């Protein structure tokens, strides 16, 4: 060096690239690079299924595709509550009822601009300015529902 196996970390809007766009080359059924999602929110453990939230920006690709994945649902442990245990219901995930209206605060990078750096280039990296979400979540109001059965114990 080349190939095949395993093991260990990393990353989880995350990684990848058999299409497809672009660029370069000795221009072409060839190589060989490059682009392929901006940033909030998001986890008790396990399995299965599944088509996994939010806006932002653009409107020539953030096309299209594969894998993963904190979402979603169903089972099953674990755990909190429902007065103490225990089982069974039932509900919820350590901030450990819940589900509906309205009102409040409070919040992103990309894009834009400026400048430097790397590459023939397509494009890639870094820094300085810089405006702007929506969902969740938190604050107040208000409304509904739930807050159980059985046995034990004191």
């Nucleotide at each position: 060096a080349c190939g095949a196996g395993c093991c260990u970390g990393a990353a989880a809007g995350c990684g990848c690239c058999u299409g497809g766009g672009c660029u370069g080359c000795u221009c072409u059924u060839g190589c060989a690079g490059u682009c392929g999602a901006c940033g909030a929110g998001g986890a008790g453990g396990a399995a299965g299924g599944u088509g996994a939230u939010c806006g932002a920006a653009a409107u020539c690709a953030u096309c299209g595709g594969c894998g993963g994945a904190u979402g979603c649902c169903u089972u099953c442990c674990c755990g909190g509550c429902c007065g103490c245990c225990c089982a069974c219901g039932g509900u919820c995930g350590u901030g450990a009822c819940g589900g509906g209206a309205g009102a409040g605060a409070g919040c992103a990078a990309a894009a834009c601009c400026c400048g430097g750096g790397g590459g023939u280039g397509a494009c890639c990296c870094c820094g300085g300015g810089g405006a702007c979400a929506g969902a969740g979540g938190c604050u107040c109001u208000c409304c509904c529902g739930a807050g159980g059965u059985g046995g034990g114990g004191a």
This is a predicted structure of a 154-nucleotide RNA (glmS glucosamine-6-phosphate activated ribozyme aptamer) from an Acidimicrobiia bacterium. Its Rfam family is "glmS glucosamine-6-phosphate activated ribozyme aptamer". By type it is a riboswitch. The organism belongs to Acidimicrobiia, within Bacteria.